[in-house]
RNA sequence: AGCCUCGUAGUCUAGUGGUCAAUGAUUCGGGACUCUGAAUCCCGAGACCCAGGUUCGAAUCCUGGCGAGGCUA
Repeated sequence: AGCCUCGUAGUCUAGUGGUCAAUGAUUCGGGACUCUGAAUCCCGAGACCCAGGUUCGAAUCCUGGCGAGGCUA
């Protein structure tokens, strides 16, 4: 320098065009249970890397940028 893959809560992750309200786990806060704690259960908080384009509608498709990993020279 070129090419490929990826970027979603503090962390991991589902979602591949469809509405209301983006899934689950973990984490954190509160509660139930318990003599206390752990475990378990319930409730709540928290996210689509950035900009533009296509579309009635974009986390999803396209372009550029940024970042991470890999391959080639």
Molecule: transfer RNA
Organism: Candidatus Pacearchaeota archaeon